[in-house]
RNA sequence: CGGCUCUCCAAGGUGCUCGCCGGGGCGGUUUACCGCUCAGGAGGAAAGUCCGGACAUCGCAGGGCAGAGUGGUCGGUAACGCCGACCGGGGGUAACCCUAGGGACAGUGCAACAGAAAAUAAACCGCCGCGCCUGGCGCGGUAAGGGUGCAAAGGUGAGGUAAGAGCUCACCGGGGCGAUGGUGACAUCGUCUGUCUUUGUAAACCCCACUUGAUGCAAGGCGAAUAGGUGUCGAGCGCCCCUCGGGGAGCUCCGGAGCGGCCCGCUCCGCUGGCGCCAGGUAGCUGCAUGAGCCGUCUAGCAAUAGCCGGCCUAGAUGAAUGAGCACCCUCGCGUCGAGCGAGACAAGAUCCGGCUUAUACGGGGAGCCGAGGU
RNA sequence: UCGGGAAUCGUCUAAUGGCAGGACAUCUGGUUCUGGUCCAGAGAGUCAGGGUUCGAAUCCUUGUUCCCGAA
Numbered sequence: 001c002g003g004c005u006c007u008c009c010a011a012g013g014u015g016c017u018c019g020c021c022g023g024g025g026c027g028g029u030u031u032a033c034c035g036c037u038c039a040g041g042a043g044g045a046a047a048g049u050c051c052g053g054a055c056a057u058c059g060c061a062g063g064g065c066a067g068a069g070u071g072g073u074c075g076g077u078a079a080c081g082c083c084g085a086c087c088g089g090g091g092g093u094a095a096c097c098c099u100a101g102g103g104a105c106a107g108u109g110c111a112a113c114a115g116a117a118a119a120u121a122a123a124c125c126g127c128c129g130c131g132c133c134u135g136g137c138g139c140g141g142u143a144a145g146g147g148u149g150c151a152a153a154g155g156u157g158a159g160g161u162a163a164g165a166g167c168u169c170a171c172c173g174g175g176g177c178g179a180u181g182g183u184g185a186c187a188u189c190g191u192c193u194g195u196c197u198u199u200g201u202a203a204a205c206c207c208c209a210c211u212u213g214a215u216g217c218a219a220g221g222c223g224a225a226u227a228g229g230u231g232u233c234g235a236g237c238g239c240c241c242c243u244c245g246g247g248g249a250g251c252u253c254c255g256g257a258g259c260g261g262c263c264c265g266c267u268c269c270g271c272u273g274g275c276g277c278c279a280g281g282u283a284g285c286u287g288c289a290u291g292a293g294c295c296g297u298c299u300a301g302c303a304a305u306a307g308c309c310g311g312c313c314u315a316g317a318u319g320a321a322u323g324a325g326c327a328c329c330c331u332c333g334c335g336u337c338g339a340g341c342g343a344g345a346c347a348a349g350a351u352c353c354g355g356c357u358u359a360u361a362c363g364g365g366g367a368g369c370c371g372a373g374g375u
Numbered sequence: 376u377c378g379g380g381a382a383u384c385g386u387c388u389a390a391u392g393g394c395a396g397g398a399c400a401u402c403u404g405g406u407u408c409u410g411g412u413c414c415a416g417a418g419a420g421u422c423a424g425g426g427u428u429c430g431a432a433u434c435c436u437u438g439u440u441c442c443c444g445a446a
Base pairs, nucleotide, nucleotide: 001371002370003369004368005367006366007365008364009363012329013328014327015326016325017324018323020041021040023038024037025036026035027034028033043346047357048356050355051354052353053352054351055216056215057214058213062264063263064262065261067212068211069210070209071208072086073085074084075083076082087101088099089098090097091096102207103206107205108204109201110200111199124146125145126142127141128140129139130138131137132136154172155171156170157169158168159167173196174193175192176191177190178189179188180187181186220286221285222284228278229277230276231275232274233273234253235252236251237250239248240247241246254270255269256268257267258266259265293312294311295310296309298307299306300305330344331343332342333341334340376445377444378443379442380441381440382439385399386398387397388396393429401417402416403415404414405413422438423437424436425435426434
């Protein structure tokens, strides 16, 4: 100097004028209302609505099944399908990147075409032996060589054999056992083993391990207002009181309701009550922003992160607030490098928070790898 | 806000892991005096990207567009 990889920041700024929103203070006699002043007023993704919760309600909200989710190990976190570090596998010269990473001997499926044959798996060509007989046929052996295919009964070499084959041996690979290192997934070393034949596919059904109540701020709470109409829903047992009419509590059965679906269990109600349908009324206040909050130093940790200390308070709208004008500056591009012209992305809250994913103009910082040249 | 569904030639519609087919339309040729009808032929497609698998319209995931229902 060129190329590449990883990561962090930022997302235009300042001033003036007018106009908005919610607060604090002061004043106008008080409320309504008005005036002055003070500080404040959208994002890194507010988006997608993909995950996890906090919080609220479901009268106790329990157990199981089904359903759903995750899938290497260990940490972090309130938790997660998230984050960090590491292991295995794959890619890359490398820095680094990807990973839907448990199980195919629990079972059931699927693998077109090609090929002899795709799991009750095999003989098309070939090789060897025997017989017949002449360049062919029959029988037997074989799976080393060739062909087909994504994949064909571990691979290479030597010996052996009629020809071959883990048939035998050496090495590699697989499996068992042990030792060492590591929290662990795993790695390394040693030893034994040829009864060491066993394709692939689970983002096929499935099996295994772990996790899992439902609904959601339009949740809920307070207050106010209104108009009702209609359908359906009980038996038994004995006890107490008593005016013999009835009332009260208890038990059993039955019916209804509640707990996402089903089952069990539990609770409540059974006639001024329960459940359901139709119609009408209310649209106000609150929830509503001090938080698993943010920033900084230090300590611990490889890191994610945690802890102590110090500092800060940063929207709360509700037919819906931050807009408009002027001037200057900043960044980038064009230009005769002058005057000047043009551009400045993706894009806007509604209970809140932790992540993931997607969109994105210009620019700045740090670390590392490879190549070439120079000193 | 919540729940559910869909996308294939220009248009309508099949193929549910193994060659993307049919009809209408378009173009060319034939028949006819000409046109139409009819006959023959041709071209044209899985919303976009990534992944699993030997192989994807089909399975998984991300994005885009559209439709239905509740409140």

This is a predicted complex of two RNAs, RNase P RNA and transfer RNA, with 446 nucleotides together. It holds a member of the Rfam family "Bacterial RNase P class A". The family's RNA type in Rfam is ribozyme.